[in-house]
Context: one part of a larger RNA
């Protein structure tokens, strides 16, 4: 518990798909089932209005009409709106062609700088590390300088407040096979659409399993300092685990703390992409410019908002649908199902207590 809410107060599933289900463009025509009118029947009695009768009067009673009974049957009638049903239609939607951008996915191959080892040959006594030390390496030649081979792993500048992607996320080059989006035509389909309980699938970093690899880096671990004390901050070592391949988990401030679609409603700036046009040209895949059409930002009218601030990329002004919230705590805990190798994950109270 409603005529509210949900960026920051409690409350947008991590994300896309899509099933039932609400919801749905535009014309005709039929039907009449929601809808509207009418009309007959039915809505017990007892209460409950008013008359009028009656207990001498009043409560009470009795009798007549009336209303109530929050409707439900059924006939006739009505067609604007919704529904069905049948035929169009092209303004959503969707295929299909056209040139362009893009760290968008998957899989080969191919490069580089640093680092690590390693061969050789130069060298002599320190390197290295810190606030300042110590462990650490080093006369079995370190450190440093030239070079041979060789591992992994990584991917400077460019690089941007830029692009892609449904999020997760993606950045050396090439190449193959996928994929989505924009713009630009207007050939085809003919509402085929929005969202979406359940359900599918995808999700960093860790973290699990089997097999590889292992240069730095570095949880644990151990050593060296600091310190009252130092299971930390600092330093020298270092094993899981960062890397691959098959599977597994399935969560994170997965944040924009803002769900999906769609219409609509001033402006200025910048910036990426597509089209049509004009100017300049060194005639370049060149530079400006103007319109439009699609994204990233930023400043702000109206409006909104408790304020912050938010504004055509809404948190504005309306429709559609879905998801979640109802005082702090106990608590994301119990328990009971479910999934998992396990670690956990999902789903989720309550006594108490304030």
């Nucleotide at each position: 518990u409603u005529g509210g809410g949900u960026c920051u107060a409690a409350a947008a599933c991590a994300u896309c798909c899509g099933u039932a289900g609400c919801u749905c463009g535009u014309c005709a025509a039929g039907u009449c089932a929601g809808c509207c009118u009418c009309u007959u029947g039915u809505g017990a009695a007892a209460u409950c209005u008013g008359g009028c009768c009656u207990c001498u009067c009043a409560a009470g009673g009795g009798u007549c009409a009336g209303g109530c009974g929050c409707g439900c049957a059924a006939g006739a009638g009505g067609u604007a709106c919704u529904g069905c049903u049948u035929g169009g239609c092209u303004a959503g939607a969707g295929a299909c062609c056209g040139g362009g951008a893009g760290a968008c996915g998957u899989a080969a191959g191919g490069a580089g700088u640093a680092c690590g080892g390693u061969u050789a040959g130069g060298g002599u006594a320190g390197c290295g590390g810190u606030c300042a030390a110590a462990u650490g390496c080093g006369u079995u030649g370190a450190u440093c300088c030239u070079u041979u081979c060789u591992g992994g792993a990584c991917u400077a500048a460019c690089g941007a407040u830029a692009g892609c992607g449904a999020a997760g996320g993606c950045a050396c080059c090439u190449u193959a096979c996928g994929a989505g989006a924009a713009c630009g035509g207007a050939u085809c389909u003919g509402a085929c659409a929005g969202u979406g309980a359940g359900g599918g699938a995808u999700g960093a970093a860790g973290g699990c399993u089997a097999g590889g690899g292992u240069c730095g880096c570095a949880a644990a671990a151990c050593g060296g300092a600091u310190u009252a004390g130092a299971u930390a901050c600092c330093c020298g070592u270092g094993u899981a685990g960062u890397c691959c391949u098959a599977g597994c988990a399935g969560u994170a401030a997965a944040c924009a703390c803002u769900g999906c679609a769609c219409a609509c409603u001033a402006a200025a700036c910048a910036u990426c992409g597509g089209u049509a046009c004009c100017u300049c040209c060194u005639c370049g895949a060149g530079a400006g410019g103007u319109a439009u059409c699609g994204g990233u930002g930023c400043u702000g009218a109206a409006g909104g908002g408790a304020a912050g601030c938010c504004g055509g990329a809404g948190a504005g002004u309306g429709u559609g649908c879905u998801a979640c919230c109802u005082g702090g705590g106990a608590a994301g805990u119990a328990u009971a199902g479910g999934c998992g190798c396990a670690a956990g994950c999902c789903c989720g109270a309550a006594a108490c207590u304030u």
A computed fold for a 354-nucleotide part of an RNA from a Nanobdellota archaeon, annotated as small-subunit ribosomal RNA, central domain. Its mean pLDDT, the model's own confidence on a scale to 100, is 87. The source organism's lineage runs through Archaea, Nanobdellati and Nanobdellota. The sequence was found in a public genome assembly. Its Rfam family is "Archaeal small subunit ribosomal RNA". Its family is annotated with structural constituent of ribosome and ribosome in the Gene Ontology. The literature on the family includes a 2001 paper in Science by Yusupov et al., "Crystal structure of the ribosome at 5.5 A resolution".